Predicted 3D model of a 77-nucleotide RNA (transfer RNA) from a candidate division TA06 bacterium. Its Rfam family is "tRNA". By type it is a transfer RNA. The sequence is in RNAcentral, with records from ENA. The prediction has a mean pLDDT of 81.
RNA sequence: GGGCCCGUAGCUCAGUCGGUUAGAGCAACUGACUCAUAAUCAGUCGGUCGUCCGUUCGAGUCGGACCGGGCCCACUA
Numbered sequence: 001g002g003g004c005c006c007g008u009a010g011c012u013c014a015g016u017c018g019g020u021u022a023g024a025g026c027a028a029c030u031g032a033c034u035c036a037u038a039a040u041c042a043g044u045c046g047g048u049c050g051u052c053c054g055u056u057c058g059a060g061u062c063g064g065a066c067c068g069g070g071c072c073c074a075c076u077a
Stems, first nucleotide, its partner, number of pairs: 001073007010026004019057001028044005050066005
């Protein structure tokens, strides 16, 4: 330098053919239960979907550039 894959909540991930409220589990917090803690149960909190631009009536989803991570190839005396 080239090719492919990935980037969504603090962590691990789902998200259909672009469609009208962005989700799950774990974690955290509050409450119940308990002498107390854990477990369990109920609830709460948490996101400009990597960044920017574009296409569209409408983008997590499509296109481009860039950033970061992984793998492969090539080059480099």